[in-house]
Context: one part of a larger RNA
């Protein structure tokens, strides 16, 4: 001087981003147990009390109890063996996951919702044969979003996918009426003309989905305004005008896991609180199955508060053991 461990006066979180880390608690037996609740739970809530040996005429279900007594610093005599509360916030739950820096609010779920599939099913492997879906048949399967439960799920089809429809208008490839060049039998005024094939080039005119068109549709992708003036103080704006839009955020919540300004403003809670509750509401940039607000119960989640409880600290000492030094 380092590691591992034990103990400590007063004091008790003053340490710290943060009770990290230690402590306390702790099996059994009696007792007693709130708020909330899905009535199951909460709950081992909280909070208390006992325990070792002898004795007995009193009680037993014969275990043992009540009752006297005895001894030690200590009776679950060593070792094992939850610290609790109060209050947000996430996710309902048990369960999964980054073998080897992340366990979680992330993934899953039960449940809800849409879509596509009538069976040689859709779908998915695979070139093919086949396979799986299934020896199953729409209460079935594939496929995508939400994610228990309670209450709900507002308004838009203009874009953008999707389904639907067939009138018109676009429109390949193929078809093809013709039309033009090149060849040349022939005919010829010797300049040329040129029929039929053949070949080259266009090429009216027919013609499918698609697009454009014309509707649905949003638990498909998504979105879901401004500006101006008004009420007999003053503020404010129930009211009016205007402009645009496919339509202007509804019920909820709300400085929020979302609030820039912001340590907002007003209460709480400390002596004192950028944090933390509770409200307010000019929401920089909330919002309803990218689900919206609540929820009892669960959580190695995660953020404030408080007992209790301690070397985290004030402030540090000592002691055992390995080490490291120093001799050998």
């Nucleotide at each position: 001087c380092g590691g591992u461990u034990g103990u400590u006066a007063a004091g008790g979180a003053a340490u710290u981003a943060g009770g990290c880390a230690a402590a306390u608690u702790c099996a059994c037996c009696c007792c007693g147990u709130a708020a909330g609740u899905u009535c199951g739970c909460g709950a081992u809530a909280a909070g208390g009390g006992g325990g070792c040996c002898c004795u007995c005429a009193c009680c037993u279900u014969c275990g043992g109890g009540a009752a006297g007594g005895g001894c030690g610093c200590a009776g679950a005599g060593a070792a094992a063996a939850g610290g609790c509360u109060c209050u947000g916030g996430g996710a309902a739950c048990u369960g999964u996951u980054u073998a080897u820096c992340a366990a979680a609010a992330a993934c899953a779920c039960a449940g809800g919702a849409c879509u596509g599939u009538g069976c040689u099913a859709a779908c998915u492997c695979g070139c093919a044969a086949g396979a799986g879906g299934a020896u199953g048949u729409a209460u079935a399967c594939a496929g995508u979003c939400u994610g228990a439960c309670g209450c709900c799920u507002g308004c838009u089809c203009g874009a953008u996918g999707c389904c639907g429809g067939a009138a018109u208008g676009u429109c390949a490839c193929g078809g093809a009426a013709g039309u033009a060049g090149g060849u040349u039998a022939g005919c010829u005024u010797c300049g040329g003309c040129g029929a039929a094939g053949c070949u080259u080039a266009c090429g009216a005119c027919c013609c499918a989905a698609g697009c454009a068109c014309c509707g649905g549709u949003c638990a498909a992708u998504g979105g879901c305004g401004g500006c101006c003036g008004u009420a007999a103080c003053u503020a404010u704006g129930a009211c009016g005008g205007u402009c645009c839009u496919a339509a202007g955020g509804u019920a909820g919540c709300g400085a929020a896991a979302u609030u820039c300004c912001u340590u907002g403003u007003c209460g709480g809670g400390u002596a004192a609180g950028u944090u933390c509750c509770g409200a307010c509401g000019c929401g920089c940039a909330u919002g309803a199955a990218u689900g919206g607000c609540g929820u009892a119960a669960u959580c190695a989640c995660u953020g404030g508060a408080g007992c209790a409880c301690u070397g985290u600290c004030u402030c540090a000492a000592c002691a055992a053991c390995c080490g490291a030094c120093u001799c050998g």